Two RNAs folded together computationally: RNase P RNA and transfer RNA, 424 nucleotides in total. It holds a member of the Rfam family "Bacterial RNase P class A". The family's RNA type in Rfam is ribozyme. Rfam's curators write: Ribonuclease P (RNase P) is a ubiquitous endoribonuclease, found in archaea, bacteria and eukarya as well as chloroplasts and mitochondria. Rfam links the family to the GO terms ribonuclease P activity, tRNA processing and dimeric ribonuclease P complex. Its mean pLDDT, the model's own confidence on a scale to 100, is 76.
């Protein structure tokens, strides 16, 4: 210098004027109103609702199911998240992606092929006149996949049938590591024990269900009437059990009535910032400081000037992304104009 | 705000437990007819909503995004 990998930060600024929504103080009187003062008012994703919780209500109980996760260790309130390590794959590398079990059992493996999981179509060998039968996985052909590789011995012909070397798997021992795992040695022809568990399943761990339209309080009214169906209804998916009832039951339809959606839950919280300390790190501890939307169909906006940035036809120009709280947190994923700050790798050149 | 479902040819729908993506209508060409319709014969048309993964192989299984729809006061 060129090319790449990866971690972060910001998400226009200041001033003036006019508005919008809450809070608080004061005044007026129209008291759920108006005016004035003070102070506050969207995000890094507020989004998707994909995970995990808090919180709330429901559930007397038992059994069976069901769902999710999946190397190891740690972090955390918890997690399908994060950190570190380990193994495999991709890459020259930085780095990225992935992870239980196929030796418990079932299932699937189309077409082709003799055969798709205890394989004989051709070929080779033996018996036989021949047909046929038997042996054989060396060779051919099919396929995504055909039963370790290569050489020698051996044999009727062959074959891990036997042997040397190499590869894979398993068992045992020793060493390193908390562990996953790694290294070494010995043993077993074990490789005729193929693949798929994001098929059923097995193992381990976890999970009761419903979501603030949860729930609580208060007020008003006629908790009403008619018709039809069911014989039961409720109790979280099923069964048992339990509870209610024999019409004072349940469901549906129609008519009628009330409210016009009140108050609360509601925002101070696993909270933020700074400093110090511990840890490789995720993160944790201590101290100080700060309070930072809480509206309810929903406010958070507009104009002007200066500055900043981008584009072009270079001047009285055009523009400034993705997007908008709705009970609240921790993550993940997705969208995002433009700008800024690092760290690392490869190649080339120079010293 | 919360809970769920679906997407296959121009339209309406299939595709058995992963194994050659198909049917009807529509469209195009031909036969018939003076012409058209009907009928008969033949044909074309697919990123299975987009992307990624598992697998020898994906409409189908897993993850993610997009679009459309349903329910809860």
């Nucleotide at each position: 210098a060129a090319g790449g990998a990866u971690g972060c930060g910001c998400g226009g600024g200041c001033a003036g004027c006019c508005g919008c929504c809450g809070g608080u103080c004061g005044a007026u009187u129209g008291u759920u109103a108006u005016c004035g003062g003070c102070g506050g008012g969207a995000g890094g994703a507020a989004a998707g609702u994909c995970c995990g919780g808090a919180c709330a209500c429901u559930a007397a109980g038992a059994g069976c199911g069901u769902a999710a996760u999946g190397a190891c260790u740690g972090a955390u309130a918890a997690c399908a998240u994060c950190a570190g390590u380990u193994c495999g794959c991709a890459g020259u590398a930085a780095u990225g992606c992935g992870g239980g079990g196929a030796a418990a059992g079932c299932g699937u493996u189309a077409c082709a092929g003799a055969a798709a999981a205890u394989a004989a179509c051709c070929g080779c060998c033996g018996u036989u006149c021949a047909u046929a039968c038997g042996g054989u996985a060396a060779g051919g052909g099919u396929g995504a996949a055909a039963a370790g590789g290569c050489g020698g011995g051996g044999u009727a012909a062959g074959a891990g049938c036997c042997c040397a070397c190499c590869g894979c798997c398993g068992u045992u021992u020793u060493c390193g590591g908390u562990a996953a795992c790694g290294a070494a040695a010995a043993c077993g022809g074990g490789c005729a024990g193929a693949a798929c568990a994001a098929g059923c399943c097995c193992c381990a761990u976890u999970a009761a269900g419903u979501g603030c339209a949860a729930g609580g309080c208060g007020a008003a009214u006629a908790g009403g009437a008619a018709g039809a169906a069911a014989c039961g209804g409720g109790u979280u998916g099923c069964u048992c059990g339990c509870c209610c009832a024999u019409a004072u039951u349940u469901u549906c339809u129609u008519c009628g009535g009330g409210u016009u959606a009140g108050c609360u839950g509601c925002u101070u919280g696993a909270g933020a910032u700074u400093a110090c300390g511990g840890g490789c790190g995720a993160c944790c501890g201590u101290a100080a400081u700060c309070c930072u939307a809480g509206a309810u169909a929903a406010a958070u906006g507009g104009c002007u000037g200066c500055c900043u940035c981008u584009c072009u036809u270079u001047a009285u120009g055009a523009g400034a992304a993705c997007a908008g709280a709705a009970u609240c947190c921790g993550g993940c994923u997705u969208a995002u104009a433009g700008c800024g700050c690092g760290u690392c790798c490869u190649u080339g050149a120079u010293u | 705000a919360g809970a769920c479902c679906a997407a296959u040819a121009g339209c309406u729908c299939a595709a058995u437990u992963g194994g050659c993506a198909g049917a009807g209508c529509a469209c195009c060409g031909g036969u018939c007819u003076c012409c058209a319709a009907a009928a008969c014969c033949g044909g074309g048309g697919g990123u299975u909503g987009g992307g990624g993964g598992u697998u020898c192989a994906a409409a189908u299984c897993c993850c993610u995004c997009u679009u459309g729809g349903u329910c809860u006061g």